[in-house]
Context: one part of a larger RNA
């Protein structure tokens, strides 16, 4: 290489867009590049194979044949693939009318709670724990009432509910804006799928500059516990958490399951839309799409399980795996302010 694989054994890039490349719907016609056939030339000899011959046999030597699976030229074939032309509408898309939605960005705004401050009432405790103590409090705390300020998060609704490519998205209002689904027609006419490089997005933590800072809280301090306690528990508490701009580019970034297409029993929920039936005309039934769940036929699987949202049966394209450790490390390259990220070995060892 062939071959075998990737839910959990090693293995699906975090996600999307997209370049090259690979692959690509139906009909007619043409071409004859791939493909197939014939002919001619060539394919040195030796070797290999077959039939003979020579050394007493064999190895070895030797004659003839076949073969040399190839290449070139030429004449044909035209189903398939490719190229050209014409056409089509089932893929893909556009227009029209609706629908649902925490999809995104920005601005504004609301109430509950928390903390702090001010004032009133009020008096000796409060707080905390398994039990305590540190801590707070007669300079009047905790509790309670009134007022003010600040920051952050949005209870109920809330739902294996919704939206988004993924990360993710939840008070309310407005503006701008992306996508999806449904229905009936009309239009374009293969415009498609995948995607090496590339580009963009990408939780949390972390970094830079400037703000902000209520609560929470790495580090840190104290109190406990303990043999010790650098912890778990308690009292405090700084970065950070929040905002703007710029980096970082990683996660059990998970469905541990790449994207697209086709085919293959059903049953029961639920979300969005359409059609339809009925009679309790606003409830219910049936049905068609698109999502999202549970259980299951066949089939698959080492088993667990998966099962029209496949891990079933097939096709196209990409990524990745090849015993454990050494090691996702060293060195080198690229990127980064740094932290580090990415690419990625070997010796040795079992």
């Nucleotide at each position: 290489c062939u071959g075998g694989g990737c839910g959990u054994a090693a293995a699906g890039c975090g996600u999307a867009c997209g370049u090259a490349g690979g692959c690509g719907g139906a009909a007619a016609u043409u071409u004859a590049a791939g493909u197939c056939g014939g002919a001619u030339g060539u394919g040195a000899a030796a070797u290999c194979c077959c039939c003979g011959g020579g050394c007493u046999c064999a190895a070895c030597c030797u004659g003839g044949g076949a073969a040399c699976u190839g290449c070139a030229u030429u004449c044909g074939a035209u189903a398939c693939u490719g190229g050209g032309u014409u056409u089509c509408u089932a893929g893909a898309g556009u227009a029209u009318g609706g629908u649902a939605g925490a999809g995104g960005u920005a601005a504004g705004u609301g109430g509950a709670a928390u903390u702090u401050c001010c004032g009133g009432u009020g008096u000796a405790g409060c707080g905390g724990u398994g039990a305590a103590a540190u801590g707070c409090g007669u300079a009047g705390a905790u509790a309670u009432c009134g007022g003010a300020a600040a920051g952050a998060a949005c209870a109920u609704c809330a739902g294996u509910g919704g939206c988004g490519a993924a990360g993710g998205c939840g008070g309310c209002u407005u503006a701008c804006u992306g996508g999806a689904c449904c229905a009936a027609u009309a239009c374009u006419g293969a415009c498609g799928c995948u995607a090496a490089g590339g580009u963009a997005c990408g939780a949390a933590a972390g970094c830079g500059u400037g703000g902000g800072g209520a609560g929470c809280a790495a580090a840190c301090a104290g109190g406990a516990u303990u043999a010790g306690a650098g912890a778990c528990c308690c009292u405090g508490g700084u970065a950070g958490u929040c905002c703007a701009c710029g980096c970082c580019g990683u996660a059990a970034a998970c469905g541990a399951u790449g994207a697209g297409a086709a085919c293959u029993a059903g049953a029961c929920g639920u979300u969005a839309g359409g059609c339809u039936c009925u009679u309790u005309u606003a409830c219910g039934g049936g049905u068609c799409u698109a999502g999202u769940g549970u259980c299951g036929a066949a089939g698959c699987u080492a088993a667990c399980g998966c099962g029209u949202u496949a891990a079933g049966u097939u096709c196209u394209c990409c990524g990745c795996c090849u015993g454990g450790g050494g090691a996702g490390u060293a060195c080198g390259g690229u990127c980064g302010c740094a932290a580090g990220a990415u690419u990625a070995a070997a010796a040795c060892u079992c």
The prediction has a mean pLDDT of 89. Predicted 3D model of a 350-nucleotide part of an RNA (small-subunit ribosomal RNA, central domain) from a metagenome. RNAcentral holds the full RNA, with entries from SILVA. Its Rfam family is "Bacterial small subunit ribosomal RNA". Rfam links the family to the GO terms ribosome and structural constituent of ribosome.